[in-house]
Context: one part of a larger RNA
Parts: sequence; C1' cells; structure tokens
RNA sequence: UGACGGGGGCCCGCACAAGCGGUGGAACAUGUGGUUUAAUUCGAUGCAACGCGAAGAACCUUACCUGGUCUUGACAUCCUCGGACCGCUAUAGAGAUAUAGUUUCCUCUUCGGAGGCCGAGUGACAGGUGCUGCAUGGCUGUCGUCAGCUCGUGUCGUGAGAUGUUGGGUUAAGUCCCGCAACGAGCGCAACCCCUACCCUUAAUUGCCAUCAGGUUAAGCUGGGCACUUUAGGGGGACUGCCGGUGACAAGCCGGAGGAAGGUGGGGAUGACGUCAAGUCCUCAUGGCCUUUAUGACCAGGGCUACACACGUGUUACAAUGGGAGAUACAGAGGGAAGCUAAACCGCGAGGUCAUGCCAAUCCCAGAAAAUCUUUCUCAGUUCGGAUCGCAGUCUGCAACUCGACUGCGUGAAGCUGGAAUCGCUAGUAAUCGGAUAUCAGCCAUGAUCCGGUGAAUACGUUCCCGGGCCUUGUACU
Repeated sequence: UGACGGGGGCCCGCACAAGCGGUGGAACAUGUGGUUUAAUUCGAUGCAACGCGAAGAACCUUACCUGGUCUUGACAUCCUCGGACCGCUAUAGAGAUAUAGUUUCCUCUUCGGAGGCCGAGUGACAGGUGCUGCAUGGCUGUCGUCAGCUCGUGUCGUGAGAUGUUGGGUUAAGUCCCGCAACGAGCGCAACCCCUACCCUUAAUUGCCAUCAGGUUAAGCUGGGCACUUUAGGGGGACUGCCGGUGACAAGCCGGAGGAAGGUGGGGAUGACGUCAAGUCCUCAUGGCCUUUAUGACCAGGGCUACACACGUGUUACAAUGGGAGAUACAGAGGGAAGCUAAACCGCGAGGUCAUGCCAAUCCCAGAAAAUCUUUCUCAGUUCGGAUCGCAGUCUGCAACUCGACUGCGUGAAGCUGGAAUCGCUAGUAAUCGGAUAUCAGCCAUGAUCCGGUGAAUACGUUCCCGGGCCUUGUACU
C1' cells in the first nucleotide's frame, strides 16, 4: 500500500421489512446427475451449469455405436496421360458401390496449342467436431450500469509511497458547490443515438370521411375532398426556466404555478481499470502435440428419446371470483411466392375439393381471449381435474416401429392448496388474458423473443440477513 475482522461511523440496492403471486406436495413437459447400454456423441457444474450451446435429434443433422466399404482420398493446389462429363436403362446389393449397355463436348487460337469439365496414375500433400481454453486471438459471462480506476507536473517522505481522489454540504453519480500543497488532464457518470408521451408544419395512397352529391338490405360502396384520424419526413417542447420557503450570498432540497409531460418524464442501446489461469481449440482463427489403408472419408441400421432413483426450470390443476352452453364487443405487433390463402362445397372434426386475391397501409394468415349479457351445475373426487390406455382417422414427409403433431369416440389416474426451506415483483409493474415471430417439410414449443387487453396491494422504517460504495481503526497476513 492492500487484504481481512462474528471492529466503528456514514450511505445505497426488491437486501430486509410491508404486501401480492409462486416454487417445495400431484400429473405431465423439459434439462441435469446417477444408473443402464454396443452407443446412450461432446461441452456447460455455487451465485455466474441444469427449457444452457440446441432459433426445431424420425433419415439428414450427427460429432456416438454395430456392420458393409474406400485409401492422393468427400474437399484444395501442382505434374503426367487419356477422354467429354452429366444423364438414362438393366443386373447384384441394405445402400455405398460394382458390372454391362446407350448417348456425347464447350471456349479462345498465331492452328503448334492453351483453358474449362471428367476419369486414371504418381508423389508432394489433403483430412481430423483428435488433445491442450493452464500456450493463444476473437467473442462472452460475472462483480455491476456498481461509481469508481488512473496519469502529467508540483509538493511531502531515506524509501515503499502519500497528496490530488481526503474534509463540510449535496447528488442516481469522483454529480455539483465550498474549503484545502496542490494545479490540471484521461477512461468511466451524464449528455449526444433509438423508441414512447404533447404540439406545429410538409405530404396524401393502399389510409381517413367533417362538408357536398349519388347509392345500398347493409357497407367509404362511388364521385369528390385531405378538415380529422393515421402514416413518415422536418421542427418545437422540459431548462430547476418562473414564484415562495430553506440553505453558507453556494451547490442543492421542499412546496407551488403553468404544462401533454417536472426535476434523469418512461423504456432501450451503451458495461471504466480490473477480478474469477471464469467459459469457449465442437462457431471461427491459431502455436504445440498426436493420427495418416485411419483418430480421415462413404453407406445402411441403431443411438442421442433408455429408467429402481435424485435435483433444477416450467405447464396443467386441485374448482363456484369457477366449469359447461348460447349471444355479443374491443387490440397491437408481426409474417406471406418452392409462400399466405378468401368465398363456396364436403366432413362431427383434424382436414379435403374447387378456386379467388395478394410480391401486400390494397389481399390473406385472422376467429383476439379474458371481459359483458342470458342460462345451467350446487360443494361432490363432482358437469372439478385431465394423466394413462383402447379403437378409428387427418396431415407432413422416400419413410412416422423404435421416435412426429393433430382430430373424433371411449377410458377417467394422482390431485381437496402443499413440511423444513426458498423465488419473483415498487406501476401500466405484479397477477391474469390472448396474439405473433424466428428456427422449421413436419414437430414432441408447456421453451425463447416480441405484441397488446384487463389491471392491483404495499413500502412505518434501516435493528437484523445478503451484496456493494466511502472514511476510519486493529492485525503475528501481503
């Protein structure tokens, strides 16, 4: 100087407290451990692994296993020789592949040839999701969006170092003010960027419809218009600017006015010096090592989906603030051509048939659901709950046995609110309700990421638990 303390002081954070809803009990989904297995590929392991890499494991993917095959190789460059290759047909085979048949070149040219493509050969080499993340780059997590981390010159100290950065106030903030042997500066904070809330302006189709006209069972449906809404360009607006109080005549704090918005308005992006030899050699790149008729390559089938068990994360419930039936209303954000698909018809339905519009502010996905109204059930393992199983089907796809989703009929398990313990959340939040997208042929999505609808309760306070910041103190540690 740091680090540590069951030392002290000050201060923050859904850290506790005050509340609301969960997990832990049940069934199922999913990940992990373990066990099993020919293989159950590999990685991730306190917070910061465990719905994680994986935004899609039937084949492929695929790295694993079994079996069948290849050896200059599935892929790249160079050399030599030959020729089209591809494709099609037949046979054998699980296929890879092998054999036989059939067909047959292109571009440039100084006509010597050169190049493209394919096959054969030779060796240089290829190849490796093999090892080492404790050899590395890059990227990422975490402390933590915490307020810190440093430098130049000067000064002090023999020196390590100190000072500045401490002190008095203040702030979300090393934010700002005052003081001070310090004076300045850099990386962080904040602002600049994006979305959102208000207004003005420009523009007006595919959007909108106030006025005028036409028109319908109805409808911006038509002429017309761009006023309104909206869309998307440009600007304005918020700055403690104004008033009062308080404060040290400061920074600021408290209250008020005006305002769509008030003191960072609400969200996002943005992550300092560093810590954890944190994670990743299986995204990629790369040193070294290992392998080279195999640890490389091709193919079929299997496995990654196993199941006495244990844990994590979720979904559905245990019901009446509810379940069933009927009627009826209101979103936002997305996606669509190897695509989204209307209407009509068929089917109880999943879906099918025919066919229309749309490269989309035009057409389609598309019915929002909870809510509201009427009615029924009357506290029961039930008209709760839906696991499991049986039968019959639909769709995708060479192919749904291992191992897909969905539909109909039947079946109707556990479960009556969950021990110790433990998690999230402070406002358009929690809770609850539905919608969309990426991946994707299909889908094991109850996951992830977005979107809107309805919409709370509580915060006295900082004694305690956890994490963090500043100052100070002790130390046999550095």
A computed fold for a 478-nucleotide part of an RNA from an uncultured delta proteobacterium, annotated as small-subunit ribosomal RNA, 3' major domain. The RNAcentral record of the full RNA draws on ENA, Greengenes and SILVA. The coordinates come from a structure-prediction model, not an experiment, and the mean pLDDT is 83. It matches the Rfam family "Bacterial small subunit ribosomal RNA".